A computed fold for a 395-nucleotide RNA from a Gammaproteobacteria bacterium, annotated as Bacterial RNase P class A.
A source record names the gene rnpB.
RNA sequence: CGAGUCGGCCAGGCAGUCGCUGGCACCAUGAGCGAUAUUCGCAUGUGGCGCGAGAGGAAAGUCCGGGCUCCAUAGGGCAAGGUGCCAGGUAACACCUGGGGGGCGUGAGCCCAUGGAAAGUGCAGCAGAGAGUAGACCGCCUAAGGUGCGUCGCAUUGCGGCGUAAACGGCAAGGGUGAAAGGGUGCGGUAAGAGCGCACCGCGUGCGUGGUAACACGGCAUGGCUAGGUAAACCCCGCCUGGAGCAAGGCCAAAUAGGAAUCCUACGAUGUGGCCCGCAUCGGAUUCGGGUAGGCCGCCAGAGGCGUUUGGUGACAGACGUCCUAGAUGAAUGACUGCCGACAACGGUGCUUGCGCCGUUGUGACAGAACCCGGCUUAUCGGCCGACUCAACUG
Numbered sequence: 001c002g003a004g005u006c007g008g009c010c011a012g013g014c015a016g017u018c019g020c021u022g023g024c025a026c027c028a029u030g031a032g033c034g035a036u037a038u039u040c041g042c043a044u045g046u047g048g049c050g051c052g053a054g055a056g057g058a059a060a061g062u063c064c065g066g067g068c069u070c071c072a073u074a075g076g077g078c079a080a081g082g083u084g085c086c087a088g089g090u091a092a093c094a095c096c097u098g099g100g101g102g103g104c105g106u107g108a109g110c111c112c113a114u115g116g117a118a119a120g121u122g123c124a125g126c127a128g129a130g131a132g133u134a135g136a137c138c139g140c141c142u143a144a145g146g147u148g149c150g151u152c153g154c155a156u157u158g159c160g161g162c163g164u165a166a167a168c169g170g171c172a173a174g175g176g177u178g179a180a181a182g183g184g185u186g187c188g189g190u191a192a193g194a195g196c197g198c199a200c201c202g203c204g205u206g207c208g209u210g211g212u213a214a215c216a217c218g219g220c221a222u223g224g225c226u227a228g229g230u231a232a233a234c235c236c237c238g239c240c241u242g243g244a245g246c247a248a249g250g251c252c253a254a255a256u257a258g259g260a261a262u263c264c265u266a267c268g269a270u271g272u273g274g275c276c277c278g279c280a281u282c283g284g285a286u287u288c289g290g291g292u293a294g295g296c297c298g299c300c301a302g303a304g305g306c307g308u309u310u311g312g313u314g315a316c317a318g319a320c321g322u323c324c325u326a327g328a329u330g331a332a333u334g335a336c337u338g339c340c341g342a343c344a345a346c347g348g349u350g351c352u353u354g355c356g357c358c359g360u361u362g363u364g365a366c367a368g369a370a371c372c373c374g375g376c377u378u379a380u381c382g383g384c385c386g387a388c389u390c391a392a393c394u395g
Base pairs, nucleotide, nucleotide: 002390003389004388005387006386007385008384009383010382012340013339014338015337016336017335018334020054021053023051024050026048027047028046029045030044032042033041034040035039056366060377061376063375064374065373066372067371068245069244070243071242075277076276077275078274080241081240082239083238084237085099086098087097088096089095100114101112102111103110104109115236116235120234121233122230123229137175138174139171140170141169145168147165148164149163150162151161152160153159154158183201184200185199186198187197188196202225203223204222205221206220207219208217209216210215249297250296251295252294259288260287261286262285263284264283268282269281270280271279304323305322306321307320308319309318310317311316342363343362344361345360346359347358348357349356350355351354
């Protein structure tokens, strides 16, 4: 000086004017209910004043996990679904942390849908001899046995020897095909070969050592040992799982029609995904018709935030201290002005040529809570901080 990798933080700042919504306290006022009755209590509408608060890192997706509410007194099984190396964290998880194994990268680091193929089924086009109880296309051999031919010897119609031929035969080492082809290299051996034998490597099994474990080893012994790939195919195995959801659910007030018809009805029916058993209850289903759609709670003090410290490699946990940071209900948090800052465009200028300075103009992406929380995923302008890696050059 350049290029990278990982982690954390912010999401314009300050001030003023006007405006909006909740909370707490006080005051005024209206109406309601109850009672021990001219007072008290409960709950509520309107207005005023004061204090203080008011959208996110993803509020998005609705993909997971829960808290909470109801079914409901709610059990067992099947099916179904999820998950998948080991050990931890957590309320829990398919999340996070750390390890093991595999892959990529020079590296810092990043990625993995990471159990089982000898339980079974399926799939792998074409090429190729052959793709898993999987082989002979090109080639190599002529030993032994057999066959043909030639020749010699002996003997007579056969026997023996030699040579030659090819494949009846032997081979799977060499070549070819293919994404993948019957462990690899070397030596011996053989007619030619082949774990056929041996050495080393690889692989299987047993033991040892280290580790909680997944696993690892320049470990020991033993075995010539090889039935491949694919489960993000069906499947097997281990572990986990009731359902529905704040439009859940509860309270108050008001109004109406305690409506009508049809069907099933205890050997029946209903009961928050399906089926079976069990359990509980006594009604259930459909159609027509009528009333209500108001208010309050749920609704934010929490598996909470922040700081310090202890333990831990870490995720995180403990202790102490401190703080209260929206609660709307057709849906609030906005508008204007000034200064500062950041970025962008244009123009000018300085010089060390890559930065700085001045002026003008513009104003920021993705984007808005609705019961809450922990994650994951997706979108995204700009800025700041820290650690680490590598190449080149110079000293």

Its Rfam family is "Bacterial RNase P class A". From the family's description: Ribonuclease P (RNase P) is a ubiquitous endoribonuclease, found in archaea, bacteria and eukarya as well as chloroplasts and mitochondria. Its family is annotated with ribonuclease P activity, tRNA processing and dimeric ribonuclease P complex in the Gene Ontology. Rfam classes the family as a ribozyme.